This is a predicted structure of a 377-nucleotide RNA (Bacterial RNase P class A) from a Deltaproteobacteria bacterium. It is recorded under the gene name rnpB. Taxonomically the source falls in Myxococcia (Bacteria, Pseudomonadati, Myxococcota). The coordinates come from a structure-prediction model, not an experiment, and the mean pLDDT is 77.
[in-house]
RNA sequence: AGAGCAGUCCAAACGAUCGCCGGGCAAACGAAAUCCGGAGGAAAGUCCGAACACCACAGGGCAGGGUGCUCCAUAACGUGGAGUCGCGGAAACGCGAAGGCCAGUGCAACAGAAAGUAUACCGCCUGCCGGGUCAGCCCGGCCGGUAAGGGUGAAACGGUGCGGUAAGAGCGCACCAGUUCCCCGGGUGACCGGGGAAGCUUUGUAAACCCCACCCGGUGCAAGACCAAAUAGGGAAGCGAUUGAGGAUGGCCCGUCCAAGCUUCCGGGUAGGUCGCAAGAGAUGUCGGGCAACCGGCAUCCAGAGAUGAAUGAUCGUUACCCGGCCCGGGGUAACCCGGCCCGGGCACAGAAUUCGGCUUACGGGCUGCUCUGACC
Numbered sequence: 001a002g003a004g005c006a007g008u009c010c011a012a013a014c015g016a017u018c019g020c021c022g023g024g025c026a027a028a029c030g031a032a033a034u035c036c037g038g039a040g041g042a043a044a045g046u047c048c049g050a051a052c053a054c055c056a057c058a059g060g061g062c063a064g065g066g067u068g069c070u071c072c073a074u075a076a077c078g079u080g081g082a083g084u085c086g087c088g089g090a091a092a093c094g095c096g097a098a099g100g101c102c103a104g105u106g107c108a109a110c111a112g113a114a115a116g117u118a119u120a121c122c123g124c125c126u127g128c129c130g131g132g133u134c135a136g137c138c139c140g141g142c143c144g145g146u147a148a149g150g151g152u153g154a155a156a157c158g159g160u161g162c163g164g165u166a167a168g169a170g171c172g173c174a175c176c177a178g179u180u181c182c183c184c185g186g187g188u189g190a191c192c193g194g195g196g197a198a199g200c201u202u203u204g205u206a207a208a209c210c211c212c213a214c215c216c217g218g219u220g221c222a223a224g225a226c227c228a229a230a231u232a233g234g235g236a237a238g239c240g241a242u243u244g245a246g247g248a249u250g251g252c253c254c255g256u257c258c259a260a261g262c263u264u265c266c267g268g269g270u271a272g273g274u275c276g277c278a279a280g281a282g283a284u285g286u287c288g289g290g291c292a293a294c295c296g297g298c299a300u301c302c303a304g305a306g307a308u309g310a311a312u313g314a315u316c317g318u319u320a321c322c323c324g325g326c327c328c329g330g331g332g333u334a335a336c337c338c339g340g341c342c343c344g345g346g347c348a349c350a351g352a353a354u355u356c357g358g359c360u361u362a363c364g365g366g367c368u369g370c371u372c373u374g375a376c377c
Base pairs, nucleotide, nucleotide: 001373002372003371004370005369006368007367008366009365010364012319013318014317015316016315017314018313020038021037022036023035024034040349044360045359047358048357049356050355051354052220053219054218055217064216065215066214067213068212069083070082071081072080073079084098085096086095087094088093099211100210104209105208106205107204108203121150122149123146124145125144127142128141129140130139131138132137158176159175160174161173162172163171177201178200179198180197181196182195183194184193185192186191224275225274226273227272234266235265236264237263238262239261246258247257248256249255282301283300284299285298286297287296288295289294321346322345323344324343325342327340328339329338330337331336
């Protein structure tokens, strides 16, 4: 310098001008001014787990759903940490729904004779029959044996060798590989190391049914609680229907006209409002325990998002950062690197909506550590 791996941090700062939401702000309502506060690492997807609220619920079982190596962490988790085993990579390192198909059942396209306590197409072998030949032997057919050889397939019942046999075959034996069981040692455990026994060699598939172990009530802040208008309707009481309540006209009374309802109270619901709703599985610092996730002690801090047709912004300037380009200085043999000036451009992804813990996805840049290559444009 190149190629790569892992982790961590930032997400702009200041000034000016113009705005928005909330708080100080109430003891009817409440303005202006002023002071203070005002999105994220993912606020996102709403995928998992909780808190909280209401509904349901004696207990047990079935059904249904989820999870699935071990130990640990946690309020909980399908999350995290440390490991085990397997796979990928040259390495740093990464990935894995990673229990059970010798409980049962199903499925395995095409090809192939046969796809599972399997199979005889070719080949090989015994026997029988027929034919050829002097004979050895050869050819054809049939009944059987055979998984050694060929061929098909993603996959064909362990591999090599010797023996054995009519030909063969773990049929027997030696060695190798695997499986199961036993013993010893290490580890909390998954598991690992060593030794021994048994010819045991059991095809694959459980994100196929299923079996085993463990877990699981439903709906979500539009949960839910409280206050509560107009209109309509419900209930009660009172007054009233030519002995006329009440209404219209009108400033008022009389008058005139209309007239069967009118008044008060109570209760439920709606609109609307308040709360839920910001002190919490909080944050920061430090000390201690632990490999770590994480846990504990102490100190300090907290009005300082809480909107709801939904605020948190816009413009200008300067700086910082990034990209491209010219030039200058320094380093290096060089590729190239470092620093500086100037010009142009850019500054991502995205925005709370009850609140937390995770996961996943989107996205600009800086830094640190590690691995490999090692003169290469």